[in-house]
RNA sequence: GCGGGUAUGGUUUAGUGGCAGAAUGCGACCUUCCCAAGGUCGAGACACGGGUCCGAUUCCCGUUACCCGCU
Numbered sequence: 001g002c003g004g005g006u007a008u009g010g011u012u013u014a015g016u017g018g019c020a021g022a023a024u025g026c027g028a029c030c031u032u033c034c035c036a037a038g039g040u041c042g043a044g045a046c047a048c049g050g051g052u053c054c055g056a057u058u059c060c061c062g063u064u065a066c067c068c069g070c071u
Stems, first nucleotide, its partner, number of pairs: 001070007010024004018054001026042005047063005
């Protein structure tokens, strides 16, 4: 330099053109003499920029970071 792949709450991950979900972690409350465990509730996310579309996390282009291969 070329090609391919990945990027979603703090972490791990699901997801699909139309309200973004789970686990774990965090906070509050309940339970308990206390802790742990358990239960309820809550906050928290689509890497960035543009395009297509009525509507984009999803499709297209570029950028960034990481991984793999070729040279």
This is a predicted structure of a 71-nucleotide RNA (transfer RNA) from Spirochaetes bacterium GWB1_48_6.
The prediction has a mean pLDDT of 82.
The organism belongs to Spirochaetota, within Bacteria.
RNAcentral holds the sequence, with entries from ENA.
It matches the Rfam family "tRNA". Rfam links the family to the GO term triplet codon-amino acid adaptor activity.